[in-house]
RNA sequence: CAAGCUGGACGGGCGAUCGCGGCCCCGUAUUUCGGGGUCGAGGAAAGUCCGCGCUCCAUAGAGCAACGGUGCCGGCUAACGGCCGGGCGGGGCGACCCGACGGAAAGUGCAACAGAGAGGUGUAUUGCCGGCCCAAGCGAUGGCUUGGGGUGGCGAGGGUGAAACGGUAGUGUAAGAGACUACCAGCAGCGGCAGUGAUGUUGCUGGCUCGGCAAACCCCUCCGGGAGCAAGGUCAAGCAAGGUGGAUUGCGUAUGAGGACGCCCGCGUCUGAUCGCGCAACGGGGCGGCUCGUUCCGUUCGACACCUGGGUAGACUGCGCGAGCGUGCCAGUAAUGGCACGCCCAGAUGGAUGAUCGCCACCCGGGAAAUGACCUGGGGACAGAACGCGGCUUACAGGCCAGCUUGGUUA
Numbered sequence: 001c002a003a004g005c006u007g008g009a010c011g012g013g014c015g016a017u018c019g020c021g022g023c024c025c026c027g028u029a030u031u032u033c034g035g036g037g038u039c040g041a042g043g044a045a046a047g048u049c050c051g052c053g054c055u056c057c058a059u060a061g062a063g064c065a066a067c068g069g070u071g072c073c074g075g076c077u078a079a080c081g082g083c084c085g086g087g088c089g090g091g092g093c094g095a096c097c098c099g100a101c102g103g104a105a106a107g108u109g110c111a112a113c114a115g116a117g118a119g120g121u122g123u124a125u126u127g128c129c130g131g132c133c134c135a136a137g138c139g140a141u142g143g144c145u146u147g148g149g150g151u152g153g154c155g156a157g158g159g160u161g162a163a164a165c166g167g168u169a170g171u172g173u174a175a176g177a178g179a180c181u182a183c184c185a186g187c188a189g190c191g192g193c194a195g196u197g198a199u200g201u202u203g204c205u206g207g208c209u210c211g212g213c214a215a216a217c218c219c220c221u222c223c224g225g226g227a228g229c230a231a232g233g234u235c236a237a238g239c240a241a242g243g244u245g246g247a248u249u250g251c252g253u254a255u256g257a258g259g260a261c262g263c264c265c266g267c268g269u270c271u272g273a274u275c276g277c278g279c280a281a282c283g284g285g286g287c288g289g290c291u292c293g294u295u296c297c298g299u300u301c302g303a304c305a306c307c308u309g310g311g312u313a314g315a316c317u318g319c320g321c322g323a324g325c326g327u328g329c330c331a332g333u334a335a336u337g338g339c340a341c342g343c344c345c346a347g348a349u350g351g352a353u354g355a356u357c358g359c360c361a362c363c364c365g366g367g368a369a370a371u372g373a374c375c376u377g378g379g380g381a382c383a384g385a386a387c388g389c390g391g392c393u394u395a396c397a398g399g400c401c402a403g404c405u406u407g408g409u410u411a
Base pairs, nucleotide, nucleotide: 001407002406003405004404005403006402007401008400010398012360013359014358015357016356017355018354020040021039022038023037024036025035026034027033042382046393047392049391050390051389052388053387054228055227056226057225067224068223069222071220072086073085074084075083076082087101088099089098090097091096102219103218107217108216109213110212126157127154128153129152130151132149133148134147135146136145137144138143166184167183168182169181170180171179185209187206188205189204190203191202192201193200194199232317233316234315235314241308242307243306244305245304249280250279251278252277253276258271259270260269261268262267263266281299282298283297284296285295286294287293288292324343325342326341327340328339329338330337331336362379363378364377365376366375367374
C1' cells in the first nucleotide's frame, strides 16, 4: 500500500426567526390569554419473537393426560430459547466464522433424478475367470490363439448417485473377496490417566464393519395456569330505582259515564265520577345582582329540594427514582458483580419533540490554480416513544477508533 477479519463508539455543529408538548414562576388567573425559565426520542423508539416486573381472574399445592417449548458442558443473570468461556463437528491459506449439537442395535416411516441394484441382507450393465458348444487361424498329433453362443463362479476395476456397507499392504485363488494375516480408522463392552464437566488420551476383549434422515412421527430430559395498561384503581353528571321533606285550596267555564225526580214518554230539572282550560291564592324551577318582573311546572296518582347505594358518559390515576445513567477503582480470561462519587433524564391522549434562513464541517460534479489552496451547483440514511425493563431479529447514507490476518514493496 492492497484485500480482508473482529470489536467499539457515532448518526452533523453553531446562530437567528417562527412554531409545538410537559412542569415551575409572574401578571386579579386551577383550566381559557400573555410573558419568563426549564426539560423534550432511538440505536434500533420497529417486528412483537422470547424472558420478566406490575395488574386482575383465580388457586395452577401435588400427580396424570393433552398441547406448546427446550436439548453438549461450566458459569453469568431477576429470568430467558439470552450472554460469556470451554468441548466436539464443519468451512476458510489465515485473522476468524457457522452449528436445535440427546436418542436411528424401541418401533413406524421417507429417499426425487440417475443407476443393473437404494434397505437389510440387495445388485450384475460394463468387467474378470472356469467348464461346454460352434467357427476361423497355426501346428506332425496332443494342443494353442482369436471371435461368438449359452452356462456357472466372482464382487476386485470402470460407470450412476447425496449415499452402493471400511482403507493400505500381503497371503490366497481359475478369477476374486475380511476368505485369512498385519497395521490403521470406526463400533460395542470393561478399565487406567487428565479434567468440576462436556471431552481427550490410552490398554484389553469382541465380532470383523452392523449406512443416512428425528427443523418426519416417536422415545427420553427439563420447563410452562390464563388474560393483558382498552390490565386495574379512584371520583362521578344525567337517566332509572329506594327513602325523607313538600304547597288550605277557591271561583268560573267546557265535557258529561251513571244516579234521582217530574211528566206531555223522550225530553226537562237536579246531582255528578272523569277530564280540559282560565283566573286568584299557595309551593317550586329557570332568567335577570336584589325588591320585583317575566316565563314554566305543580298542589297528595304531588312540582321541586335533599339523602342513599350501585354505576354510564366524563375526569383523574396507573405514568416514570428505575433489575436507572455517567465517571473512577477493585474482583473475574470474560459475560458479570461489588464499592465510591456525581446526576435526574420525554410523558402526549387527535397524540408535542418541527420548519425556514445563514455560517462552518463532510461527500459528489464542473471550472480555475499547480505551492495553489479559489469560484460555482448539488447531496445527507433507516426510522420515530405511548406501562416499563432485559434480550433476540430486522432496517440503516456516511464517515471514525482500536486490535488482528494474508499478500506485496521499501529501509

Source information:
The RNA shown here (Bacterial RNase P class A) has 411 nucleotides and comes from Promineifilaceae bacterium (SeqCode). A source record names the gene rnpB. It matches the Rfam family "Bacterial RNase P class A". By type it is a ribozyme. Of the family's consensus pairs, 95% are formed in the model.